[in-house]
RNA sequence: GGGCCUGUAGCUCAGCAUGGUAGAGCAGCUCGCUCUUAACGAGACGGUCCAGGGUUCGAAUCCCUGCAGGCCCA
Numbered sequence: 001g002g003g004c005c006u007g008u009a010g011c012u013c014a015g016c017a018u019g020g021u022a023g024a025g026c027a028g029c030u031c032g033c034u035c036u037u038a039a040c041g042a043g044a045c046g047g048u049c050c051a052g053g054g055u056u057c058g059a060a061u062c063c064c065u066g067c068a069g070g071c072c073c074a
Base pairs, nucleotide, nucleotide: 001073002072003071004070005069006068007067010026011025012024013023020057029043030042031041032040050066051065052064053063054062
């Protein structure tokens, strides 16, 4: 220098093809259970979807540029 993949909740990830109210598990919080803790059960909370721009009635999703990480080639 060239190519490919990844970036979404505190953490691990799904959702992207086929645009239409952002989700799961874990952690943390509250409650129940228990003499207490743990385990178990219930509930609520938690997001500028890497950044900027474009397309569109509508973008996490499509297009462009950039940034960060990983892999391959040179």
About this RNA
RNAcentral holds the sequence, with entries from ENA. A computed fold for a 74-nucleotide RNA from an archaeon, annotated as transfer RNA. Its Rfam family is "tRNA". The family's RNA type in Rfam is transfer RNA. Rfam describes the family as follows. Transfer RNA (tRNA) molecules are approximately 80 nucleotides in length. Rfam links the family to the GO term triplet codon-amino acid adaptor activity.